Predicted 3D model of a 72-nucleotide RNA (transfer RNA) from a Candidatus Harrisonbacteria bacterium. Rfam family: tRNA. It is annotated as a transfer RNA. From the family's description: Transfer RNA (tRNA) molecules are approximately 80 nucleotides in length. Its mean pLDDT, the model's own confidence on a scale to 100, is 84. The RNAcentral record of the sequence draws on ENA.
RNA sequence: GGGCGCUUAGUUCAGUGGUAGAACGCUCGAUUCACAUUCGAGAGCUCACAGGUUCGAUCCCUGUAGCGCCCA
Numbered sequence: 001g002g003g004c005g006c007u008u009a010g011u012u013c014a015g016u017g018g019u020a021g022a023a024c025g026c027u028c029g030a031u032u033c034a035c036a037u038u039c040g041a042g043a044g045c046u047c048a049c050a051g052g053u054u055c056g057a058u059c060c061c062u063g064u065a066g067c068g069c070c071c072a
Stems, first nucleotide, its partner, number of pairs: 001071007010024004018055001026042005048064005
């Protein structure tokens, strides 16, 4: 220098055009003398960034950045 993939909640990851979720973690409550377990409730994500297409974008297109793999 060229090619490919990935970037979504604190962590690990789903979600392939109709307005974002799970598990674990966190907070509160119940249970216990207390802790753990269990049960119930809750908070938390401008979907890496910028632009474009569309009535509508996490999703499609372009560029940028970061990370990984391959080739030279």